[in-house]
């Protein structure tokens, strides 16, 4: 210098002016006015997960249903995050994986193919040792040749995503884990590790795929969703103490009232924003994260505000020999609140790492 | 704001224990029938099964993500 990888950040600044929402204070009898402070995001989005909170037993037992799925940790919790293991990809930095079980059971594997899972299968091929037929030699026993009849054979061909471990040697009538060597897989044992798992030895030789098929195993799981809910008086009707109601069912528990119709206050008030809060320093930890200290208050609506204009400056872009001229943005907008994930996002920046090349 | 459901031909809908090449009605085009039209008869075209990724030998169908469309829920005690 080039090409890559990972982690992260910014998402214009300052001033003036005209407006809008909220809070507080002051003035005012009130209406209102003035002053001060404050007013969108990294995703506020999708609503895909998890929690706080709310009411119903602050929720209990069983069944059903649902969700999760290598191991350990973090956390309020999670399907998230961190660290590790295994497998796969990349020269590498590094990246990806719904990654438990098909050596429990059941189902499925179209077409093609002889055969698709059953200790099973012979279409072409190979052999025909053994048994059988025929011929020759021979007194006979037997030997040789031949047929491809019984039979043997999963090496080779062919079909298919997949054909019952792979390669090589020995062996055989031909073949075959039949035997041996190496490799893959499985089981047992030893050992290392907290564990997933790693390493080694031995063994019989081998067990198809599919669980994002039913299912099995382990763990978790009540409903509701701020349009939740809180807060009250009158009239009428219905039901009932073994009731109604509280989740799909059963049990258990609560329960002295519950449900429906109607009228009024009032389409008001609370919930509503100080929080698993932000920023900085520091301690522990590989990290996620946790603790301590200091400091700050930072939207809360009517579903409605959070903006416009002007000036100067600026990262950057285009044109130009320079001076200079023009431009100067994207995705998008709170509605109970947090932690994540996913998706959209112009342009720019930072740190670290890898490979190659050049120079010293 | 919150909770659910759907997406297959121009339109309305079928289709899934995953199996070659996805169907029906209607509409469209061509021909026949008729003097001509309608009707009728025959034939034909028309599909990224919303999009993207994965599981599988194989996906409209199973899993995950995205996009679009639609429905329901209020204080009134």
């Nucleotide at each position: 210098g080039a090409a890559a990888g990972u982690a992260g950040c910014a998402g214009g600044a300052u001033g003036g002016u005209c407006g809008c929402g909220g809070a507080u204070u002051u003035u005012g009898a009130a209406a209102a006015a003035a002053a001060u402070c404050u007013g969108a995001g990294g995703a506020a989005a999708g609503u895909c997960c998890g929690g706080g909170c709310u009411c119903c037993a602050c929720a209990g037992g069983g069944c059903a249903g649902g969700c999760u799925g290598c191991c350990g940790g973090a956390u309020a919790a999670c399907g998230u995050c961190c660290g590790g293991u295994a497998c796969g990809g990349g020269c590498a930095a590094c990246c990806g994986u719904c990654a438990g079980g098909c050596a429990a059971g059941u189902g499925c594997c179209a077409c093609a193919g002889a055969a698709a899972u059953g200790u099973u299968a012979a279409c072409c091929g190979c052999c025909g040792a053994u048994g059988g037929g025929g011929c020759a030699u021979g007194u006979a026993a037997a030997u040789g040749c031949u047929c491809a009849c019984a039979g043997g054979u999963a090496a080779g061909g062919g079909u298919g995503c997949a054909a019952c471990g792979g390669u090589g040697a020995g062996g055989u009538a031909a073949g075959a884990g039949c035997u041996c060597a190496c490799c893959a897989g499985c089981a047992a044992c030893a050992u290392c590790g907290a564990g997933a798992g790693g390493u080694g030895u031995u063994g019989g030789c081998u067990a198809g795929g599919u669980a994002a098929a039913c299912c099995c195993c382990a763990g978790c799981u009540g409903g509701u969703g701020c349009a939740a809910g809180g807060a009250g008086g009158g009239a009428g009707a219905a039901a009932g103490u073994u009731a109604a109601g509280g989740u799909g069912c059963c049990c258990g528990c609560c329960g002295u009232u519950u449900u429906c119709u109607u009228c009024c206050u009032a389409a008001a008030c609370c919930g509503c924003u100080a929080g698993a809060g932000g920023u900085g320093u520091u301690u522990g930890g590989c990290a996620a994260c946790a603790g301590a200290c200091a400091u700050c208050c930072c939207a809360g609506a009517u579903a409605g505000a959070u903006g416009g204009c002007c000036a100067u400056c600026a990262a950057g872009g285009u044109c130009u020999u320079u001076u200079g001229a023009c431009u100067g943005a994207a995705c998008a907008g709170a509605a109970c609140c947090c932690g994540g994930c996913u998706u959209a996002u112009a342009u720019g920046c930072u740190a670290c790492u890898u490979u190659c090349u050049u120079u010293u | 704001g919150g909770g659910c459901g759907g997406c297959u031909a121009g339109c309305u809908c079928a289709g899934u224990u995953g199996g070659u090449u996805a169907g029906a009605g209607u509409g469209c085009c061509u021909g026949c029938u008729c003097g001509a039209c309608a009707u009728g008869c025959a034939g034909g075209a028309g599909g990224u099964c919303a999009c993207a990724g994965g599981u599988u030998c194989g996906a409209u169908u199973c899993c995950c993500g995205u996009g679009c469309c639609g429905c329901c829920c209020a204080c009134c005690a």
Molecule: RNase P RNA; transfer RNA
Organism: bacterium